[in-house]
The RNA shown here (transfer RNA) has 74 nucleotides and comes from an uncultured Pseudomonadota bacterium. The sequence was found in a public genome assembly. Its Rfam family is "tRNA".
RNA sequence: CGGGAAGUAGCGCAGCCUGGUAGCGCAUCUGCUUUGGGAGCAGGGGGUCGGAGGUUCAAAUCCUCUCUUCCCGA
Repeated sequence: CGGGAAGUAGCGCAGCCUGGUAGCGCAUCUGCUUUGGGAGCAGGGGGUCGGAGGUUCAAAUCCUCUCUUCCCGA
């Protein structure tokens, strides 16, 4: 320098193709249960999707640029 993959909650991921209320598991908080802890059960909080711009009534999703990490090639 060229090509490709990934980036979404504290952690691991789904959702993208086919635009339409941002979800799951673990973790965390509260309550029940227990002598206490753990396990179990019920409920709650937490992200506006790596960043910027564009298209659209509407963008995590489509388009452009860009940042970071990884892989391949030179």